The RNA shown here (Glycine riboswitch aptamer) has 110 nucleotides and comes from a Rhodospirillales bacterium. The coordinates come from a structure-prediction model, not an experiment, and the mean pLDDT is 76. Lineage of the source: Bacteria > Pseudomonadati > Pseudomonadota > Alphaproteobacteria > Rhodospirillales. It was read from a public genome assembly, where an Rfam model found it. It matches the Rfam family "Glycine riboswitch aptamer". Its family is annotated with glycine biosynthetic process in the Gene Ontology.

């Protein structure tokens, strides 16, 4: 000076009207029936985060008169694939990404 994170505001998807059980609320003559947390279970989604992977690339071992191909083994290596541990499945909140900002003072590259 540049890039890059952090700061701000904006946008932002998918997936249960599921069974059980317990606890409170309306109802209140009782009860059906609605509803809010919570535990079990089943089904389900992927865009916090995690994890795995291609091409390639390093290293060893084998083989061999040397040297290389071919071969085995580790390691490194991308994701919006993929897996669904973690979260999540009315709304909110979160949220990958993506668009704007940015006076000044850091932080990380170069």
């Nucleotide at each position: 000076g540049c890039g890059a994170a952090u700061c701000u505001c904006u946008g932002g998807a998918a997936a249960g009207c599921c069974g059980c059980c317990g606890c409170g609320g309306c109802a209140a003559g009782c009860g059906a029936g609605c509803u809010g947390c919570g535990g079990c279970g089943c089904a389900c989604c992927g865009a916090c985060g995690g994890a795995g992977u291609a091409a390639g690339g390093g290293c060893g071992c084998g083989a061999c008169g040397c040297a290389g191909c071919g071969g085995c083994g580790c390691c490194c290596g991308a994701a919006u694939c993929u897996c669904u541990c973690a979260g999540g499945u009315c709304a909110u909140c979160c949220g990958a990404c993506a668009g704007a900002g940015g006076g000044g003072g850091g932080u990380c590259g170069u």